[in-house]
RNA sequence: GGCCUAACACAUGCAAGUCGAACGAGAUCUUCGGAUCUAGUGGCGGACGGGUGAGUAACGCGUGGGAACGUGCCCUUUGGUUCGGAAUAGCCCUGGGAAACUGGGAGUAAUACCGAAUGUGCCCUUCGGGGGAAAGAUUUAUCGCCAAAGGAUCGGCCCGCGUCUGAUUAGCUAGUAGGUGUGGUAAAAGCGCACCUAGGCGACGAUCAGUAGCUGGUCUGAGAGGAUGAUCAGCCACACUGGGACUGAGACACGGCCCAGACUCCUACGGGAGGCAGCAGUGGGGAAUUUUCCGCAAUGGGCGAAAGCCUGACGGAGCAAUACCGCGUGAGGGAGGAAGGCUCUUGGGUUGUAAACCUCUUUUCUCAGGGAAGAAAAAAAUGACGGUACCUGAGGAAUAAGCAUCGGCUAACUCCGUGCCAGCAGCCGCGGUAAUACGGAGGAUGCAAGCGUUAUCCGGAAUGAUUGGGCGUAAAGGGUCCGCAGGUGGCUGUGUAAGUCUGCUGUUAAAGAAUCUAGCUCAACUAGAUAAAAGCAGUGGAAACUACAUAGCUAGAGUGCGUUCGGGGUAGAGGGAAUUCCUGGUGUAGCGGUGAAAUGCGUAGAUAUCAGGAAGAACACCAGUGGCGAAGGCGCUCUACUAGGCCGCAACUGACACUGAGGGACGAAAGCUAGGGGAGCGAAUGGGAUUAGAUACCCCAGUAGUCCUAGCCGUAAACGAUGGAUACUAGGCGUGGCUUGUAUCGACCCGAGCCGUGCCGUAGCUAACGCGUUAAGUAUCCCGCCUGGGGAGUACGCACGCAAGUGUGAAACUCAAAGGAAUUGACGGGGGCCCGCACAAGCGGUGGAGUAUGUGGUUUAAUUCGAUGCAACGCGAAGAACCUUACCAAGACUUGACAUGUCGCAAAUCCCUCUGAAAGGAGAGAGUGCCUUCGGGAGCGCGAACACAGGUGGUGCAUGGCUGUCGUCAGCUCGUGUCGUGAGAUGUUGGGUUAAGUCCCGCAACGAGCGCAACCCUUGUCCUUAGUUGCCAGCGCGUAAUGGCGGGAACUCUAAGGAGACUGCCGGUGAUAAACCGGAGGAAGGUGGGGAUGACGUCAAGUCAUCAUGGCCCUUACGGGCUGGGCUACACACGUGCUACAAUGGUCGGUACAGAGGGCAGCGAACUCGCGAGAGCCAGCCAAUCCCACAAAGCCGAUCCUAGUCCGGAUCGCAGUCUGCAACUCGACUGCGUGAAGUCGGAAUCGCUAGUAAUCGUGGAUCAGCAUUGCCACGGUGAAUACAUUCCCGGGCCUUGUACACACCGCCCGUCACACCAUGGGAGUUGGCUGCACCAGAAGCAGGUAGCUUAACCUUCGGGAGAGCGCUUGCCACGGU
Repeated sequence: GGCCUAACACAUGCAAGUCGAACGAGAUCUUCGGAUCUAGUGGCGGACGGGUGAGUAACGCGUGGGAACGUGCCCUUUGGUUCGGAAUAGCCCUGGGAAACUGGGAGUAAUACCGAAUGUGCCCUUCGGGGGAAAGAUUUAUCGCCAAAGGAUCGGCCCGCGUCUGAUUAGCUAGUAGGUGUGGUAAAAGCGCACCUAGGCGACGAUCAGUAGCUGGUCUGAGAGGAUGAUCAGCCACACUGGGACUGAGACACGGCCCAGACUCCUACGGGAGGCAGCAGUGGGGAAUUUUCCGCAAUGGGCGAAAGCCUGACGGAGCAAUACCGCGUGAGGGAGGAAGGCUCUUGGGUUGUAAACCUCUUUUCUCAGGGAAGAAAAAAAUGACGGUACCUGAGGAAUAAGCAUCGGCUAACUCCGUGCCAGCAGCCGCGGUAAUACGGAGGAUGCAAGCGUUAUCCGGAAUGAUUGGGCGUAAAGGGUCCGCAGGUGGCUGUGUAAGUCUGCUGUUAAAGAAUCUAGCUCAACUAGAUAAAAGCAGUGGAAACUACAUAGCUAGAGUGCGUUCGGGGUAGAGGGAAUUCCUGGUGUAGCGGUGAAAUGCGUAGAUAUCAGGAAGAACACCAGUGGCGAAGGCGCUCUACUAGGCCGCAACUGACACUGAGGGACGAAAGCUAGGGGAGCGAAUGGGAUUAGAUACCCCAGUAGUCCUAGCCGUAAACGAUGGAUACUAGGCGUGGCUUGUAUCGACCCGAGCCGUGCCGUAGCUAACGCGUUAAGUAUCCCGCCUGGGGAGUACGCACGCAAGUGUGAAACUCAAAGGAAUUGACGGGGGCCCGCACAAGCGGUGGAGUAUGUGGUUUAAUUCGAUGCAACGCGAAGAACCUUACCAAGACUUGACAUGUCGCAAAUCCCUCUGAAAGGAGAGAGUGCCUUCGGGAGCGCGAACACAGGUGGUGCAUGGCUGUCGUCAGCUCGUGUCGUGAGAUGUUGGGUUAAGUCCCGCAACGAGCGCAACCCUUGUCCUUAGUUGCCAGCGCGUAAUGGCGGGAACUCUAAGGAGACUGCCGGUGAUAAACCGGAGGAAGGUGGGGAUGACGUCAAGUCAUCAUGGCCCUUACGGGCUGGGCUACACACGUGCUACAAUGGUCGGUACAGAGGGCAGCGAACUCGCGAGAGCCAGCCAAUCCCACAAAGCCGAUCCUAGUCCGGAUCGCAGUCUGCAACUCGACUGCGUGAAGUCGGAAUCGCUAGUAAUCGUGGAUCAGCAUUGCCACGGUGAAUACAUUCCCGGGCCUUGUACACACCGCCCGUCACACCAUGGGAGUUGGCUGCACCAGAAGCAGGUAGCUUAACCUUCGGGAGAGCGCUUGCCACGGU
C1' cells in the first nucleotide's frame, strides 16, 4: 500500500450528536438541603469530517492577474440590552388506522413568536423625509443577546495563457453578438425581459463525434521527450435515476424534505417503508484485492460554562511474501577423497570438505526474571497497542530452502526414454532411432524467502528524427505553370524596444525529488535544516541581431534602347509525292497473300500499264545526344496577328524578391455529347489458317475511332522514375545562339565572354549502381510526399463528371517477410567461339521368327538376397543336380560347427554292430605314443558350469574401404600483391594457337599446386650381345621324305641392352612470336597405333551379402547340423545375345596359311575298336622339347537352280556315350528319325572413321561334369564414307537476362469445387446515442386571483392590512408521437 471489473444489488451492526447554566412537565432516589434521568419546545451542529470518479474537453483544472460581493463560530473597537402581547408542543380527554402515522377538544412555558419605544451608527431617498434591534440564565461573577465598524478565515464572480483524438465533422450561431431601458442577484453580466442594430465564432480548426475528472506528482529516459494520475496533498463533480425548491452564514444538502421513475421489503390490499460511491460484512462480476476486531490512551472535530457525551475521522491490532528494508537457516577443522547415486574407454571421473567425525557460537527459537517512551503548563488520575519493544539468565545446531534455467541470443552438459509421436518455443527454431532444444535422472548455472510465468508502460527504436531520418533505382517530388494568405528575404544611417540579453521584486502550498544532519541497534521509514530550477506577473537597464517606423543606395528584380534566334502559339492561303476510288485506252489469266496455305479479287476482263478526274489524311530528303516551349508538346511553303528567350548598352524604378497550403489555368492518348468528314490505317466483328483447343500471334475483309468545329473528361512508365530559387566548389572534348579580339579588305581558322545542350572525369557524395558547375557535392529558404508486405488505391462517406470514371481514402483479417543494389553459380525454345561416331555421309545390326540368358510380373511351402534412366536387366554369378545356399518342409542339437579362459577325465587314432532318410542316438573292440629337471608339460579328444561364441538379421540415410558416372572432359585451386564496405574480383579475362588453362603476345599482377603432356608397358624399323628346347645360308652324314644328325651363329626367331622422331631441316603464312600449311629425308611425321594412368567435385549414386565396423535386434534361436525340395515355376511384358530366312549360298571331295594360351588328382600322341559321342592299351611331357591341335573363312573341282527348298534348324521320339555317391524334378554330348516359325522385319533405335566396321575360326578362366549362344584374350580375310556444323544429344570458354539457389524435373498465376472466421453488399429485422417538430405537464418557484380560511398589528369595531389554502398563468422532469 490492498475491488484497476458491476457509479451492480445489498441482510445485520455501527458511522452526528449535544446542551437541564434557555423552557414547562414527568419519573427515580433522598440525609428533604437536593441529586440524577429524560420524551417534547428551543439553541448550536447535521454544508465539516469520511467515500467515489459516473458525468465533465469546461474558466472544470493549472498558472498569473482582476473588481462589482458575502462571511456563522473566532479576534479588536464602539454603543445598546426598555415596555408589552398573542399563541403552541409536551401533558390530559377523545377519535381514525394493520402499520406508518394522524384528526378534534381543553389548558400551559421559554433565549420559540409578535408589537411598541430608543436608535450613535446602518439602509433607502425626489434630500423634504422614510425604514429599521435585542433574551435572558445563574452559584453575582460571568456567560449570553442586539446594532455598527474593522480584522482574520472561508467562499462566490471575471479575465490572459496552457490543457487528448478525428477534416471520411467545414461551416456554426436568433438570446445568437452588441446597445438602451427595466427587472434580478450577496455580487459584474443577455442572468431575465422589452425595443433597436446585424452582428459573433471559424482553416492559428468553429461546430460535431469519440475518449477522459484536473493538478502537485509517479514510472521511464543521458537528455529532449514518452506513458501515467493508486496511496498522500490541493481543486472539481457526484450520492439509486431524473427534476425541484425549503431551511440556513453557508446546501439546491451522502446517513434532510417534495415529486416522477426503476428496483427491493412490509401489508389486514385500504396503504406504507428504503437507498453502504461511510466502517466492517454479503451476493454478483472478475485473473484479482482483507476483520461483521480493539480504543477514544494520543491527534483532530461537534455540543456544552464545565464535568463530560459523541466521533468506523483517527490511533492501533488482525489477514495475504502485495511492495521496500534488515536478519537467519550455522562457523572452523575434517581425504580411507567412505557408502550411495550418476557416468564410463572399466583405468577412472563426478557429487565432494560435501557428509560422517572433532571443536566452537546462540542471531533466531523455547522457558524464566525485569520492563518502557508514547502522558500534557500545580498535584492527582488517565495506555487500545501491550506485559509489546527492549534488557538479563538458562537450554540446545537445536526451529527454518526453495524456484527457474542449462541449442544460440544467455551464465550453465551428460545419460536414459520417446521416434515429426508425445511435446517444447520470447525470436531463430527443435522432435521422422545415437535429441546438450521433448519427458525423467545425475550434474551445473542464476537468484534466494523467494523464484518463474502472464499483462501493462518507458527504454533499446535515429522505427514520426526539435535535439535526431529520408524521397534517381529500396516507401516517398505534386503532370506543369500562375498566384491570395502564410513562411523566408540585399546594402547604409537614425529612432522605438515587441522578440532577445540582463539586474531586482512577487509567486511557483505542503508532501515528494536533491544535499546535509538527526531518531528508531542498521536499513527501509521518519524528522529537521538548506539549496535549486523552469514558468507566470511586475519593474529598472542594454541595443549587436530579428521586428517595426523613417531616410537613403543599387549588386537582386523589373522597365527602356539596339541587334538577333527558333518545328513557340492562333488563323488564313497555297503545294507536290504517295494511296484509294471513278472514267476511258492497251492487254489476258491469273492476281494477292504466307513458314506453307486458304479465305479474298478476277473471263461481267482483275493484277499490270497509259491518260484524265475526285477525295481525305500525312508532310520523304534536309534531320543532327540540333532548335523552341512551363509541361503536355511542336517538322511542306507563304502571309497576318501574337507570346518568349539570349546577347549588348547602362538611361529609368529602387527590394518592387523567392516559395506557395487552399484556389485558378493549361494538360498526350483513349473515351463521351452535338454537327460535319471519312483516302489510308484500324479496337469490336466476320472469314481463312495455326493449334489438343486458339475468343491470340499470321492472312483477307472491316465498324467505332483516327481528321475538323464546339463542349466535356483530367488521367499516363505525364520519366531525368531526380520540385522550385540563390550562392559556392578542378578540368577536358563536342555542339546551337549572340557579342567581341591586337584574327581580318571580306568570309573562314584561332582566341575571349555570356546563355543553352551533350559526353568523359577530380574532390566530394552514395547501400551499391552511379551522380559529378545542367550534382544525387557544399549550404540557406519555401512547398509536396514517405514510415513493413498483402488486404488496396479496394470498401464506405463526400466532392466533381452525361457516362466511363477521377480526387480524397480506411479497417477487419493475414504474413515474417516484401523490397533495392551488387556477387557467385545454375538455367534460357539469348548471343558469340569451339569440340565429340553428336548430326550428316556410309557399312552392319536391334525392334518381326525360333532359341539362349537376365529382369519385371504372376505363381509357389520356397521360387533366398541385392542391382532399377543414361550409369539395373549374358549385372554380383570366372559356371545353382547334392554341396554351393543365404530360401522352404520335415525330423533333430543347445557353451554350441568356430575362438579364449577355468576345472575334471582321457594319448591321439582306427575298426565293427544295431536303429534311422540322414543328422543323430545306442553299444562293442583295437591301441597305449612325444618331451621331461620325474614335479610335470605340449598337442589332440571327451565331459561340466560360466563368461561368451554365433547371426548372408535391420540400418549403404550412422560409417571405413572399394566402385560406377559426368569424363581422359580441360578444367579445379592456392600464396603474396592489388581492387571492392562486403559477398567477391583480379590472376584463370583479351589477341592468336592447340587434342589440351598446349604454347606465344599483351595485361595489377607475380608465382605455385592438383589435372594436360612427358616419364611406364606393348607394337612398328635398325644395331649390339647371347644361341636352347628355336633357326638352317654355306660344309658334311642319313632318309622314300622331314634340322632327323655332326656342325654353324649368317637369316628368321627368342629376350636383354641401345639407336631412332625433336616441327630437327627447307619453302610459305603469321606479328620477327607461338603455331599452321606444303615438301624432303625416313621403317615411322607432327600426341606414329594401342594400353595403363581418371584433377577439385557431383549424384545422401552402388555395396552392412567380399571384408571391416557404430547403434539396434535374436540367444533351446533370426545360431549350428541333416534329408528332400526350391533358386530351373509360366498367361504375359522388356533388355542383351545366338542361329537363320539363303546362290557373295548350302552340301560333298581335295588342298593352303596363324597367333596367343593351357597342362601332373593334368594334357594325353601313336595303335586297336566303335558310324559317332567315346572306349581300351600306353609312349612323351612339370613344357620355345611332349600333348591339347585338323585352324576356319580361303583356293580347286562337283552338285543343288529359287522352292519353305539339298535353305532353316526349333520341337519331339528311339537308341547311346561321359562325368559324378546320385543326371526324375535339373547336365553335356552322339547316332537315327521328325522338320516348327522364319522369304530381311512397323513406329522407333544401336555400333563403328582403318588393320577400324564386317566376317572367319582359335584359346583361356570358372570347372568332377556342364557356355557351338556369356565374359576375357588371339590371330586370318578385310571395306565404304566424312560436303559441312544449319539442326538433334552431350560438353568447354566468354558474354547477356533472371522473380531460379532442393538451382528449369526451378519458380509460379488464375478459375473451379467446399466452408462462412474476417471485411463489404443484401430483401429486411432490431437496439443505443443524438438533432428537429409537436403533444403532455408531477412536485416546486415566480406572477395573477373572482373562491375559502385567518391569534398577535391598525380600526370609526363595520372592517382593514398581512398571511395561508384553493384556482389559474409561465417555466419545467418523466412520458408520448
This is a predicted structure of a 1377-nucleotide RNA (small-subunit ribosomal RNA) from an uncultured bacterium.